[in-house]
Large-subunit ribosomal RNA, domain I from Sedimenticola sp., 501 nucleotides, folded computationally. NCBI's taxonomy places the organism under Bacteria, Pseudomonadota, Chromatiales, Sedimenticolaceae, Sedimenticola. The full RNA is in RNAcentral, with records from ENA. It matches the Rfam family "Bacterial large subunit ribosomal RNA". Gene Ontology terms of the family: structural constituent of ribosome and ribosome. Its mean pLDDT, the model's own confidence on a scale to 100, is 84.
Context: one part of a larger RNA
RNA sequence: CGCAUAUGGUGGAUGCCUAGGCGGUAAGAGGCGAUGAAGGACGUUGUAGCUUGCGAUAAGCUUCGGGGAGUCAGCAAACAGACUUUGAUCCGAAGAUUUCCGAAUGGGGAAACCCACUCAACAUAAGUUGGGUAUCGUUAACUGAAUACAUAGGUUAACGAGGCAAACCCGGGGAACUGAAACAUCUAAGUACCCGGAGGAAAAGAAAUCAACCGAGAUUCCCUUAGUAGCGGCGAGCGAACGGGGAUUAGCCCUUAAGCUGUUGAUGAAUUAGUGGAACAAACUGGAAAGUUUGGCGAUACAGGGUGAUAGCCCCGUACACGAAAAUGAUUCUUCAGUGAAAACGAGUAGGGCGGGACACGUGAUAUCCUGUCUGAACAUGGGGGGACCAUCCUCCAAGGCUAAAUACUCCUUACCGACCGAUAGUGAACCAGUACCGUGAGGGAAAGGCGAAAAGAACCCCUUUUAGGGGAGUGAAAUAGAACCUGAAACCGUAUGCGU
Numbered sequence: 001c002g003c004a005u006a007u008g009g010u011g012g013a014u015g016c017c018u019a020g021g022c023g024g025u026a027a028g029a030g031g032c033g034a035u036g037a038a039g040g041a042c043g044u045u046g047u048a049g050c051u052u053g054c055g056a057u058a059a060g061c062u063u064c065g066g067g068g069a070g071u072c073a074g075c076a077a078a079c080a081g082a083c084u085u086u087g088a089u090c091c092g093a094a095g096a097u098u099u100c101c102g103a104a105u106g107g108g109g110a111a112a113c114c115c116a117c118u119c120a121a122c123a124u125a126a127g128u129u130g131g132g133u134a135u136c137g138u139u140a141a142c143u144g145a146a147u148a149c150a151u152a153g154g155u156u157a158a159c160g161a162g163g164c165a166a167a168c169c170c171g172g173g174g175a176a177c178u179g180a181a182a183c184a185u186c187u188a189a190g191u192a193c194c195c196g197g198a199g200g201a202a203a204a205g206a207a208a209u210c211a212a213c214c215g216a217g218a219u220u221c222c223c224u225u226a227g228u229a230g231c232g233g234c235g236a237g238c239g240a241a242c243g244g245g246g247a248u249u250a251g252c253c254c255u256u257a258a259g260c261u262g263u264u265g266a267u268g269a270a271u272u273a274g275u276g277g278a279a280c281a282a283a284c285u286g287g288a289a290a291g292u293u294u295g296g297c298g299a300u301a302c303a304g305g306g307u308g309a310u311a312g313c314c315c316c317g318u319a320c321a322c323g324a325a326a327a328u329g330a331u332u333c334u335u336c337a338g339u340g341a342a343a344a345c346g347a348g349u350a351g352g353g354c355g356g357g358a359c360a361c362g363u364g365a366u367a368u369c370c371u372g373u374c375u376g377a378a379c380a381u382g383g384g385g386g387g388a389c390c391a392u393c394c395u396c397c398a399a400g401g402c403u404a405a406a407u408a409c410u411c412c413u414u415a416c417c418g419a420c421c422g423a424u425a426g427u428g429a430a431c432c433a434g435u436a437c438c439g440u441g442a443g444g445g446a447a448a449g450g451c452g453a454a455a456a457g458a459a460c461c462c463c464u465u466u467u468a469g470g471g472g473a474g475u476g477a478a479a480u481a482g483a484a485c486c487u488g489a490a491a492c493c494g495u496a497u498g499c500g501u
Base pairs, nucleotide, nucleotide: 001500002499003498004497005496006495007494008493009492015486016450017449020421021420022418023417024416025415026414027413028412029410030409031164032163039101040100041099042055043054044053046079049075050074051073061095062094063093064092065091066090070083071082072081106115107114108113116133117132118131119130120129121128122127135161136160137159138158139157140156141155142154143153168199169197170196171195172194173193179186183233209216210215220247221246222245223244224243230238231237251402252401253400254346259339260338261337262336265333266332270328271327272326274322275321276320280295281294282293283292284291296313297312298302304316305315306314351375352374353373354372355371356370357369358368361387382397383396384395385394386393437444438443457485460472461471462470463469
């Protein structure tokens, strides 16, 4: 040095577990905000820090309910001191307080800071406390130029708005990579993204619609028709409708209201705390019984979880039955307002020319819809459409308006579910994570779970330079479960023995 066996170190795979995730189902909710939000800064407990809660009334104050024995938040003990059957802590509802920043709104500003004016009260020497003072819009009043009347402008008052928020929705704008095996029409795509606006849904909507000589009868969504008819450098690709079957259904108005919104009163499902809630013992093994054996019992409850191993009958629960002072409040009825509202059946409209856009449809033989520009009818004895166009025929009535449901989504709440994950997985994050750390910044972004049933977390002694480490002792079922703590693979490194060289 090699091989073998044994035994260790190192390391943290594997197994088991779950405190966290992921995906859904059913309900709810679908907003918060000048009565100052979302989000923060700084404070706040007897004692430093962080987290949670709260706000100078500061882990809290008041009232009303629930509840019934301990409590003074967690990490996290200890000490000190308090509260509590005269009902604390805790849970629910409603109030009070709620520093400073932040739309931030008195002015400023390098957010959490600086500096004001005005009114009132109290003090009257200084001052203290409280209210108000942003901008824009609408309405009203008062004023008021050039310029006589006026108007612009100004001032004041009342009311409203502003900002934030996950997706869904409507509108205004609107790419490129890419594909076409290059690329320009085309595609990607009206996508991404930007802007505006709204609601719990939005939008659309009661035929100037389709159809085909038969008829249907608003809109929306799903299945089909159908990858069909078509469009297309007829390339890549794009891609309907009629009809059929379903979901849901609802119609109305413009001289008068259907509806919608608010409001008065009644009704009070349900939600926000809770209450009751059946039935088991012995022996054995074991550290421990829920295991095994024997004999019982409950069940509208054998969902689930916990308890020293696997419990219907030990505990929490579960089925079932009940419960609200207060707040919210579905549903139904009711009172009164507002809106609807444009006026009066739709004229600078329909249609036409030119240029664009939308329609599955790229200008094509291209109907239909929208309109930047130029034009421009008829008036129900009328007008539009039926895919160039004309006739016949059929069908509808534009240029005014409202409208639930079926549909889309989930930041969030509650309950439940999973041939979903189980710590390199599952959220980036099971752990004080959008943290540490990196970056001027936009932004990027981790690692890190497990002693034991219970801390019973090792008194005391010894070695030692030692808050290091170890050996005894003790606890424990186990300490090769000792906090670098369940299990403890491999790589890698030792020790002992044997054999070989």